[in-house]
Context: one part of a larger RNA
Molecule: large-subunit ribosomal RNA, domain IV
Organism: uncultured Bacteroidota bacterium
RNA sequence: CCGCGGAGAAGGAACUAGGCAAAUUAACGCUGUAACUUCGGGAUAAAGCGUACCGCAGUGAUGCGGUCACAGUAAAUAGGUACAACCAACUGUUUAACAAAAACACAGGGCCCUGCAAAAACGUAAGUUGACGUAUAGAGCCUGAAACCUGCCCGGUGCUGGAAGGUUAAGGAAGGGUGUUCGGCGCAAGCCAAAGCUCCUGACUGAAGCCCCAGUAAACGGCGGCCGUAACUAUAACGGUCCUAAGGUAGCGAAAUUCCUUGUCGGGUAAGUUCCGACCUGCACGAAUGGUCUAAUGAGUUGUACACUGUCUCCUCCGCGAGCCCG
Numbered sequence: 001c002c003g004c005g006g007a008g009a010a011g012g013a014a015c016u017a018g019g020c021a022a023a024u025u026a027a028c029g030c031u032g033u034a035a036c037u038u039c040g041g042g043a044u045a046a047a048g049c050g051u052a053c054c055g056c057a058g059u060g061a062u063g064c065g066g067u068c069a070c071a072g073u074a075a076a077u078a079g080g081u082a083c084a085a086c087c088a089a090c091u092g093u094u095u096a097a098c099a100a101a102a103a104c105a106c107a108g109g110g111c112c113c114u115g116c117a118a119a120a121a122c123g124u125a126a127g128u129u130g131a132c133g134u135a136u137a138g139a140g141c142c143u144g145a146a147a148c149c150u151g152c153c154c155g156g157u158g159c160u161g162g163a164a165g166g167u168u169a170a171g172g173a174a175g176g177g178u179g180u181u182c183g184g185c186g187c188a189a190g191c192c193a194a195a196g197c198u199c200c201u202g203a204c205u206g207a208a209g210c211c212c213c214a215g216u217a218a219a220c221g222g223c224g225g226c227c228g229u230a231a232c233u234a235u236a237a238c239g240g241u242c243c244u245a246a247g248g249u250a251g252c253g254a255a256a257u258u259c260c261u262u263g264u265c266g267g268g269u270a271a272g273u274u275c276c277g278a279c280c281u282g283c284a285c286g287a288a289u290g291g292u293c294u295a296a297u298g299a300g301u302u303g304u305a306c307a308c309u310g311u312c313u314c315c316u317c318c319g320c321g322a323g324c325c326c327g
Stems, first nucleotide, its partner, number of pairs: 002321007010313002014311001019308001027051005036041001038145001052067006068072001080306007087298002092104002108143004113138002120129003147292003151223003156220002158216005165211003171205002175201003179197002183192003224242005251285001252282001263279005
């Protein structure tokens, strides 16, 4: 020097990315307990007080004395607290061995399919699960307690429905043609040529699908630009114009989302790129890919205060054990 443990003057987070670590708190009894709230909670809130036995004094609180002990929640075990914001409602689940979370799940909500030999799934099949269930059931997808809500767009993609028209396969097929030749004609070359077989062509016929017509967004998804205008200025309730399927409603907003940006103002600090409250110029929020808000909950994230401390100013000492040195 290192590891583990213990003690520390004055200060008390000045340490640090960050109070990481350590310290504080702690039992029992009594008193007492705020905002907020879904009226259950919050809550062990917070904040206080007490603590063995005997005697004396005092009405009593209590004081004094004594007994035992180093020490009376006699050892050990035993919440630090509060305020504010974000996220997730909650208890739960998870990357066995770098991630426990805001991720997953969840109760609740919704859409869609399925009438039973169900849909869906496994299997070539037989068969099986679903289910010895039957739409208050079963499967799939999305959302994620409660509260207040969930706007506009069906042009594209998907799904559902429709069947008039267009397109259209195999198959069928009138007709036409190729090869072959019974027969006829001809001296011959050859010409005509029925039926059959064969190969080719083929009007027409021909389902779903697609085109087409509708519906559907808690289906996949989408939700504009430019110019002008009010008696200071500024701004624009108002007007014009172009485009679109429709041009983002409520609510929220520099946000787990804001580039410019340490935006601007206010609060907190002596001093604040973080934090809280506002503003709105939303690069690039926004409504079940849910929006906003929220009591309770959280080994979650962020900011602050009190208490507390060797985290630090600034280190020191002690115990134990390594290492190291000597033998």